[in-house]
RNA sequence: UGUUUAUAAAGAAGAAGCGAGAGAUUAGGCUCUAUGACCUUCUGGCAACCAACUUGAAGUUCGUCAGUUGACGAAUUGGAAAACAGGUGCCAAUUCCUAUCUCCUGAAUGUUUCAGGUGAGAAUAUAAAGA
Numbered sequence: 001u002g003u004u005u006a007u008a009a010a011g012a013a014g015a016a017g018c019g020a021g022a023g024a025u026u027a028g029g030c031u032c033u034a035u036g037a038c039c040u041u042c043u044g045g046c047a048a049c050c051a052a053c054u055u056g057a058a059g060u061u062c063g064u065c066a067g068u069u070g071a072c073g074a075a076u077u078g079g080a081a082a083a084c085a086g087g088u089g090c091c092a093a094u095u096c097c098u099a100u101c102u103c104c105u106g107a108a109u110g111u112u113u114c115a116g117g118u119g120a121g122a123a124u125a126u127a128a129a130g131a
């Protein structure tokens, strides 16, 4: 910088610094912002993914009891699942809303336009894997 998969209507603060825009791009909206936003640092937190140590479900063998599809003990392999130090990430508003396509409904109309509502797609963000 690409690819694949998963997730995205939940959740989560304060201080210091900086000094004007910010909310991914484009466009239209709408919000935040000199009562200092955004961004950076420290502390704290949230929990999407990964997660050492730790606990440890199946299975197999042997022995004892039972006399049936089992119970207990030991050994052996094993790693389901859990939890967690930690690693990224995140801590306004649904990814702030809409834009592309399908379907449904309503209105005006005459084969289109507008409004609303599901679903899918695209893009974006984050994680893991791999190149």
Base pairs, nucleotide, nucleotide: 001131003129004128005127006126007125008124013043014042015041016040017039021032022031023030026099027098028097029096044091045090046089048088049087050086054082055081059076060075061074062073063072064071065070095123100120101119103117104116105115106114107113108112

This is a predicted structure of a 131-nucleotide RNA (SAM riboswitch aptamer (S box leader)) from a Flavobacteriales bacterium. The prediction has a mean pLDDT of 79.